[in-house]
């Protein structure tokens, strides 16, 4: 120094001109205008994936369908987020990765290849038994033996072979050949001890090798969940058509509500459709908030209390620009080289407001790991 993990921080920085914008205050002046002080975009404002505040809709019955989460502990207004641990898996290591519940309720699938993808099965192969032909001993000459090729019946699941996956593994006994048949250690599974809030470790006893995988397949099983969104919603101005036609309905009930749908409850006289015309302007909501900063406590951490200070964008044909000096940090280039000289400067623009994740993207620092190398 290369390489590699993990964190943290940063998003130029000060001065002039000339603009845009909110607020305040003085002037004009009659609703706009001006001068003066002050405020003025991010870590992501993006994506609109989650999650909540707010608002409104009868504070939302019952039942169902749907949606979501799915190790365990714990934070938080909440959450699929966040810290902490446990099991599994990765890596040499520092570390990292996990949608991690149930495959003994049930159904459904497992391409190709393979005999065979699950009530197992047998392609090759090994093994016995019989039948046919051959070979070789042997003999009383028609029988024995032993080897071998076909063929017919059985056992067999050790080996080969096929797959992503083959009906535990490994070694032993055992057999005609094999086989959890059976031992021995592993694995599984139940039971008891211990240690842990817990998920789980971890000993020890037992119990037969039975039950393939796949739930980011349907499903089961536990919790969880009203909808809809600042175009919410509220004022105020302005304008309209009590003009035409049409369908349904008023107690035999039209229509709207309880936001999947059904029951059921509830409002109760108007709805709606063709045609055509009218409005499209303002003001709240709107930023003081699970805020921000320093400080002290608690806790292993997330975080969570305490005291002090601060006020910090609110646009709507949508303000947050632009240029110039100087310094500063990085890159590239030029120079033997230092000093210098030139050039360039990441991702990107608030629109009700927080908390998260994801994605884009600049430079800095800090701690580690561990193998060569070089001083």
């Nucleotide at each position: 120094u290369u390489c590699g993990c993990a964190g943290a921080c940063u998003a130029g920085g000060c001065g002039g001109u000339c603009g845009c914008u909110g607020a305040g205050u003085u002037g004009a002046a009659a609703c706009u205008c001006a001068a003066c002080u002050u405020g003025g975009a991010g870590g992501a404002a993006a994506g609109u994936c989650c999650g909540g505040g707010c608002u409104c809709c009868g504070c939302a019955g019952a039942g169902u369908a749907g949606a979501g989460u799915g190790c365990c502990g714990g934070g938080u207004a909440a959450c699929a987020c966040c810290c902490g641990g446990u099991g599994a898996g990765g890596g040499a290591a520092a570390c990292c990765u996990u949608u991690a519940g149930g495959a003994a309720a049930g159904u459904g699938c497992c391409a190709c290849a393979g005999a065979a993808a699950a009530u197992a099965u047998a392609c090759c192969g090994c093994c016995c038994g019989c039948g046919c032909g051959g070979g070789c001993c042997a003999u009383c000459u028609u029988u024995g033996g032993u080897c071998u090729u076909u063929g017919c019946g059985g056992g067999u699941a050790a080996g080969g072979g096929u797959g992503a996956a083959a009906u535990g593994g490994u070694g032993g006994a055992g057999u005609a050949a094999g086989a959890g048949c059976c031992c021995a250690c592993c694995g599984c599974g139940c039971c008891c001890g211990c240690g842990g809030c817990a998920a789980c470790g971890u000993g020890g006893g037992u119990g037969g090798c039975a039950g393939g995988g796949u739930a980011a397949a349907c499903c089961c099983c536990a919790c969880u969940u009203g909808g809809a969104g600042c175009a919410a919603g509220g004022c105020c101005a302005u304008g309209u058509a009590u003009a035409g036609g049409g369908a349904c309905g008023u107690u035999c009930g039209a229509a709207g509500g309880c936001u999947u749908c059904u029951c059921g409850c509830c409002u109760g006289a108007g709805u709606u459709c063709c045609a055509g015309g009218g409005u499209a302007g303002g003001c709240c909501g709107c930023u003081u908030g699970a805020g921000g900063u320093g400080u002290c406590c608690g806790g292993a951490g997330a975080c969570g209390g305490g005291c002090a200070u601060c006020c910090c964008a609110g646009a709507u044909g949508a303000a947050u620009g632009a240029u110039c000096g100087c310094c500063g940090c990085g890159a590239a280039g030029c120079g033997a080289a230092c000093u210098g000289c030139u050039u360039c400067g990441a991702c990107a623009g608030a629109a009700c407001c927080c908390g998260g994740c994801u994605u884009a993207u600049u430079g800095u620092c800090u701690g580690c790991g561990c193998c060569a190398a070089g001083a």
Predicted 3D model of a 375-nucleotide RNA (Bacterial RNase P class A) from a Polyangiaceae bacterium.
The sequence is in RNAcentral, with records from ENA.
It matches the Rfam family "Bacterial RNase P class A". Rfam describes the family as follows. Ribonuclease P (RNase P) is a ubiquitous endoribonuclease, found in archaea, bacteria and eukarya as well as chloroplasts and mitochondria.
The prediction has a mean pLDDT of 75.